[in-house]
The prediction has a mean pLDDT of 83. Predicted 3D model of an 84-nucleotide RNA (Glycine riboswitch aptamer) from a mouse gut metagenome.
RNA sequence: AUUCUGGAGAACUCCGCGGAGACGCGGAUGCCGAAGGUGCAAGCGGCCGACCCCCCGUUAAUCUCUCAGGCAAAAGGACAGAAU
Numbered sequence: 001a002u003u004c005u006g007g008a009g010a011a012c013u014c015c016g017c018g019g020a021g022a023c024g025c026g027g028a029u030g031c032c033g034a035a036g037g038u039g040c041a042a043g044c045g046g047c048c049g050a051c052c053c054c055c056c057g058u059u060a061a062u063c064u065c066u067c068a069g070g071c072a073a074a075a076g077g078a079c080a081g082a083a084u
Stems, first nucleotide, its partner, number of pairs: 001084006011029001013028006030071003036067001037065001039063001043058004
């Protein structure tokens, strides 16, 4: 990396338009965090004659933000197990 299996959370909300309907488009508010993305600690490095501090750089998450995405089912899905 590929295949299979398991896999949470949150309005099947309201309004308008189209449509026989499923559904699609737009608007409004309320929410979720486990695609992706944002930000940060220690440590390390720089700075200094030298040490500490300040400042700068580097840097993680299931933390954080909620940009994206999601809020019946379907799809997706971090992560875990098995196989190749």
The RNAcentral record of the sequence draws on MGnify. Rfam family: Glycine riboswitch aptamer. From the family's description: This family represents the bacterial glycine riboswitch.